This is a predicted structure of a 91-nucleotide RNA (c-di-GMP-I riboswitch aptamer) from a Planctomycetota bacterium. It matches the Rfam family "c-di-GMP-I riboswitch aptamer". Rfam's curators write: GEMM was predicted in a large-scale screen for bacterial structured RNA regulatory elements. Rfam links the family to the GO term cyclic-di-GMP binding.

[in-house]
RNA sequence: GUCAGAAAAAGGCAAACCCGGCGAAAGCCGGCGACGCAAAGCCGUUGACCUAAGUCCGCUCACCACGCGGAUAUGGUAGCAGGUUGCCCGA
Numbered sequence: 001g002u003c004a005g006a007a008a009a010a011g012g013c014a015a016a017c018c019c020g021g022c023g024a025a026a027g028c029c030g031g032c033g034a035c036g037c038a039a040a041g042c043c044g045u046u047g048a049c050c051u052a053a054g055u056c057c058g059c060u061c062a063c064c065a066c067g068c069g070g071a072u073a074u075g076g077u078a079g080c081a082g083g084u085u086g087c088c089c090g091a
Base pairs, nucleotide, nucleotide: 002091003090005088012037013036018031019030020029021028022027035079041084042083043082046081047080048077049076050075054072055071056070057069058068059067
């Protein structure tokens, strides 16, 4: 340096539930907690997925509003894949 691995050693991270807060929502922050993780470190225009405030279209209505349905990311998920960096042991 490359490849593979999580048996050992040193460690690390922290799902769900609940509580408080932010948000339209998805979700996020903090606390508790520990389902799990060899990258559950970092990267959100590489793909995928989630949500739809706002906008557009349709329905309803004399008309508007409200309501319902559909589309849409500028909002999110890094614990979906992907990219990238890395501890230890072994070859």